A computed fold for a 500-nucleotide part of an RNA from a Candidatus Falkowbacteria bacterium, annotated as small-subunit ribosomal RNA, 5' domain. Its mean pLDDT, the model's own confidence on a scale to 100, is 87. Rfam family: Bacterial small subunit ribosomal RNA. Rfam links the family to the GO terms structural constituent of ribosome and ribosome. It was read from a public genome assembly.

[in-house]
Context: one part of a larger RNA
RNA sequence: GGAUGAACGCUGGCGGCGUGUCUAAGGCAUGCAAGUCGAACGGUAUACUUCGGUAUACCGUGGCAAACGGGAGCGUAACACAUUGGUAACCUACCCUGAGGACGAGGAUAACCCGGAGAAAUCCGGGAUAAUACUCGAUAAAAGUGGGGGGACGCUAGGUCAUUCCCACUUAAAGCUCCGGCGCCUCAGGAGGGGCCUAUGGCCUAUCAGCUUGUUGGUGAGGUAAUGGCUCACCAAGGCUAUGACGGGUAGCGGGUGUGAGAGCAUGGCCCGCCUCACUGGGACUGAGACACUGCCCAGACUCCUACGGGAGGCUGCAGUCAAGAAUCUUCCCCAAUGGCCGCAAGGCUGAGGGAGCGACGCCGCGUGCGCGAAGAAGCCCUUCGGGGUGUAAAGCGCUUUUAUGGGGGACGAAGCUUCGGUUGACGGUACCCCAUGAAUAAGGGGCUGCUAACCUCGUGCCAGCAGCAGCGGUAAUACGAGGGCCCCUAGCGUUAUCC
Numbered sequence: 001g002g003a004u005g006a007a008c009g010c011u012g013g014c015g016g017c018g019u020g021u022c023u024a025a026g027g028c029a030u031g032c033a034a035g036u037c038g039a040a041c042g043g044u045a046u047a048c049u050u051c052g053g054u055a056u057a058c059c060g061u062g063g064c065a066a067a068c069g070g071g072a073g074c075g076u077a078a079c080a081c082a083u084u085g086g087u088a089a090c091c092u093a094c095c096c097u098g099a100g101g102a103c104g105a106g107g108a109u110a111a112c113c114c115g116g117a118g119a120a121a122u123c124c125g126g127g128a129u130a131a132u133a134c135u136c137g138a139u140a141a142a143a144g145u146g147g148g149g150g151g152a153c154g155c156u157a158g159g160u161c162a163u164u165c166c167c168a169c170u171u172a173a174a175g176c177u178c179c180g181g182c183g184c185c186u187c188a189g190g191a192g193g194g195g196c197c198u199a200u201g202g203c204c205u206a207u208c209a210g211c212u213u214g215u216u217g218g219u220g221a222g223g224u225a226a227u228g229g230c231u232c233a234c235c236a237a238g239g240c241u242a243u244g245a246c247g248g249g250u251a252g253c254g255g256g257u258g259u260g261a262g263a264g265c266a267u268g269g270c271c272c273g274c275c276u277c278a279c280u281g282g283g284a285c286u287g288a289g290a291c292a293c294u295g296c297c298c299a300g301a302c303u304c305c306u307a308c309g310g311g312a313g314g315c316u317g318c319a320g321u322c323a324a325g326a327a328u329c330u331u332c333c334c335c336a337a338u339g340g341c342c343g344c345a346a347g348g349c350u351g352a353g354g355g356a357g358c359g360a361c362g363c364c365g366c367g368u369g370c371g372c373g374a375a376g377a378a379g380c381c382c383u384u385c386g387g388g389g390u391g392u393a394a395a396g397c398g399c400u401u402u403u404a405u406g407g408g409g410g411a412c413g414a415a416g417c418u419u420c421g422g423u424u425g426a427c428g429g430u431a432c433c434c435c436a437u438g439a440a441u442a443a444g445g446g447g448c449u450g451c452u453a454a455c456c457u458c459g460u461g462c463c464a465g466c467a468g469c470a471g472c473g474g475u476a477a478u479a480c481g482a483g484g485g486c487c488c489c490u491a492g493c494g495u496u497a498u499c500c
Stems, first nucleotide, its partner, number of pairs: 001500004006496005013366006019359002021324001026322003030319003035064003040061009071277003081201003085197003090194003095190007103137004112127006145168004151161003175182002203249003210240003215237008252274004256267004279300005302313004330356001332355003338352001339350004369399004379390004404437006413427001416423002444489005449470003455484005465472002
């Protein structure tokens, strides 16, 4: 000098764009943050009814979603991340492409009704009923699974290709409709997503020198979508290490960011990608996908309710609160847009997101007026008492109106939806435009001994104090305090902390 998620002191007019718990991954009141579908199905209530039913709301069954989105950085020195390859060792709901198919039968169950237990949470018994819920049977190829036999390719192979052959095991399906469609089953391919593996790379410490028994390898089995000591039985005795094993400390990683001429050094907040976590620890269930932030079970700590028998909870979502701290915001508006989930759609939900609010926290822009105006008022300061400085500064005269205030007009962002008439904007009566009024509403902070740009006077008297370093102050202090003057920056200016 530059930089900061800054803080502190003094000061503070406006706007735009950003940004805002770095500490206690401490505790949390309250509200909201994941639902949706009546074009899968049964029912209850209400209204209407041509008595067939229809519409709306709600309860439940069922489907899809809830594994995304949002938060945080505790843990992790590791295939966690980055880059590079591999998967002949794999999976993939929804979406796209292609091929084929959907025939029959049956038994339940919730909501509901009845009865019962309990303070509650909730639970139990009996009865009735539906489905795209569940069960059984049929159909089954050029497909799939398993076994067997040949050809070509391939380093081994569970792979690929062509023409195939035989046997066996089996395994499918669902309807709804506004008649336009929307779905259902099987197989093949794609897209996007993911799992696993390899090589390479990136912290400190030797005052950590030896570490290891599922340890290292093999055979077999189990397990998985899949390889593998992943797990187990048996066998062998291996494996790693001064090119730093093992241990300890610290830490999420990268794209990037800061600085620097670069090399490098430091760093990883906001945004993007990946990983990890969700009160602490453990576990599985469901599912295409989780070992699942606002699902379940167990244990623990904590908080709350209780009729003392027993129950409920998890803000590291958005706001907000207490605590901690030098320190970090509104319990706001809207789904109009973008996107997500559900739905044929209309649409519903969405603290994702879009906006507004607060904070000079940062960057950028604008303003606090412009011109004329005396050899130069007053005041104040200095003075050699002649004068000099503040200083065209003020006053005064003229002008302008950014901004401010008031008034008038007033968006883009809208694509969509639709009964084809029309209708949809939170921001916002905002931005922007026009008119009016009137210099009107708006300047401070730090410094002035040298480094370092800017000096006099008074007060004080090694006191009070200053200070980044050198050093100032003990009676003429340009270094302390004040006044005047001057220098620097300017809605900021300084100080502190940290990095280069």